Predicted 3D model of a 362-nucleotide RNA (Bacterial RNase P class A). It was read from a public genome assembly, where an Rfam model found it.
This record gives sequence, C1' cells and structure tokens, in this order.
RNA sequence: AUUGUAAAUUAAAUAGUCGCGUAUAGCAAAUUCGAAAGAAUGCGUACGAGGAAAGUCCGGGCUCCAUAGAGCAAAGAUGCUUGAUAACGUCAAGCGAGGGUAACCUUAGGGAAAGUGCAACAGAAAAUAACCGCAAAAUUAACACAAGUGUUAAUUUUGUAAGGAUGAAAAGGCGAGGUAAGAGCUCACCGUAGAAAUAGUGAUAUUUCUAGCCGUGUAAACCCCAUCUGGAGCAACACCGAGACUAGGAGGCUAAGACUGCUCGUCAUCUCCUUAAUUUGGUGGCAAGAUGCAUAUAGCAAUAUAUGUACUAGAUAAAUGACUAUUCACGACAGAACCCGGCUUACAGAUUUACAAAUAAA
Repeated sequence: AUUGUAAAUUAAAUAGUCGCGUAUAGCAAAUUCGAAAGAAUGCGUACGAGGAAAGUCCGGGCUCCAUAGAGCAAAGAUGCUUGAUAACGUCAAGCGAGGGUAACCUUAGGGAAAGUGCAACAGAAAAUAACCGCAAAAUUAACACAAGUGUUAAUUUUGUAAGGAUGAAAAGGCGAGGUAAGAGCUCACCGUAGAAAUAGUGAUAUUUCUAGCCGUGUAAACCCCAUCUGGAGCAACACCGAGACUAGGAGGCUAAGACUGCUCGUCAUCUCCUUAAUUUGGUGGCAAGAUGCAUAUAGCAAUAUAUGUACUAGAUAAAUGACUAUUCACGACAGAACCCGGCUUACAGAUUUACAAAUAAA
C1' cells in the first nucleotide's frame, strides 16, 4: 500500500468590464413623485445568503393581553445516574441491556408483587391445562413355564407433568439422588426475592448469608409513580397622515368583563348580538448580539472565567447577475425575511487527524 471506525475543514478558484442592494462622519446637486405623512436621485468608500438558509419538530429571547399574582382541575410532555446550559425532548461523561473479532454503534432504559386489557394461527392447554406418552390396579385374550407366576396386547380407573409434538413464549434452567412412574420432592451450581459488608457523589458492581421461591410476555397498551408546562404571536406591537355613516335589542355597576376552565385576590364603567358605512398609505420594530475570532486558566469533556480584538445581509413583488480569459479536483444538496440554541432530513468532489483488524516489505 488494504479494509473498517470516529471526527474535522472546504463547498470550485483567480483576474477584468458592465450591472443590482444596504450603509456612509466624505464630495457634488436643489431637482423629481405624493393630498399628507414621507420617499427617490450622482461620484467615492465599505459590506452583501447556508452547513444545512430546508422541515416548522423542540427550547427560549422579544412584544402584547393589567399584575402574568396564588391555588385546583383538565390536557400534554419527559422518564437510568451525575454534570453543562438562558432553557430544552439538546449536549458531555458514565452505568445497565443488545450488536460487532475489534476500534466502536444502538437504546421510547421508572413500575408487571395496585388493577384492567391483549397474545392471531397452531396446540390438549395461553392460566380450573393433558394429544402422544410413563407408572400402578382391575378385567379379558394369547404365549411360556418351575403350575400360579411372568410377558405381550386391548379396555376401564387412579396417579403424573420428567420425555415428545405445537408455538415468540408452556407451571424457572442444568446435573445428581429419590420415586410405582414423576415433580424443588431433596441437594450442588445458576436464576429470582430479601438482607449485610466493601468501592463509588450516584446509577451500579463484587462478596457473603437467608428463603424452595410470585406460573410467561407485553406499559411506543390503558394505568400507577416522579418531574415540568399562563395565552397569543413580527401579519406581535408602537407612532404619523388622510378618510368613513346608521338603526335596533339584551345584560350590568349587589356585577357582567379582563386569563383554556374553576376558586381567591386585584382592576374597571361598560359588555354582548344583529343591521349598515369604511378598510388606501408611510415610518419604526430591523440587527451591537444569551455575537464572532484569538490566547490563557480550570475541567476527561460538554462548557465556564479573564484578557485582547472585530462589526460581518436587512429586501418588501421581493437585492449579489451577465460576459471574457486562465487553472484543475470539471464542481453535489441547494436562497435569509424578528432573532438565537438544538434536533431531523438532503448532499458530488477534494483534503486532514486519530484508532482497530489482518498482513507484505525493510
């Protein structure tokens, strides 16, 4: 050199010309659109889609509902231990179980001794178990012989769950003794239940002792136990400018109403239904952050702290495109729309590191 396991980087590159979007403390210009609020336009400079931007599956930041207060119910989620985190159903390290020769991988991993349900078909039977079988007794027939005993076959009764069949699973497993034949009936070992000691923060592991010991599995079936959870969402919400008209009924201030439902507490003068008119526009929110990068310390690690340094998209019918030249590995999946931390799915090629197995050469 081969095969495999785990992790990381990149996501065609370089140069030029024209074009697109945002910002601008620089230069230039004083026009255009609009009823208004407001918006647009030249040059220069800086920046301009992803590792998943996808799915909308979790968790939050933020905004509003008044304070998001207390409690109960309902509904839902999680489920071994210890840590990390703003938080999580995420991540790290371990324990148990399973797979692999191994490096490693998977894990919806609490409870079946609270209860209920289910286990098709096959099978005697899936919980009141006997189809074949084994043993004993009685009867009948045949045979043998030492002449009242034995053997074989059939039937009936009693005992049995060892052996065989069916099945994913059949009254714990295996070996010995014992029995008429068998059975934890007895014993040793394993398993199960309980206790103690040792190690560990813990899940758990090891050892010792006691007991013949609940009849199988299933909770991603109902259920039980422990922990957790206000609601709605950037089309949230705030401000500016212009415009738009009426009619009727019920209830309430002893209280409706304000939150998924109920209770307490608090606030408040209107609440609900029908009919009818209007429903264009602009700005903010909007990116300086639970932010990125580097170094040091602590930690197995996830990560935390400190110091230094940087500002890296904000469109709104929706911005990064076209052309030319060169290179070689000839380029996959694929486009932000309030933001962030994750998970899941899709993915061509190239590069790098560590480990495992077998083996060649030196």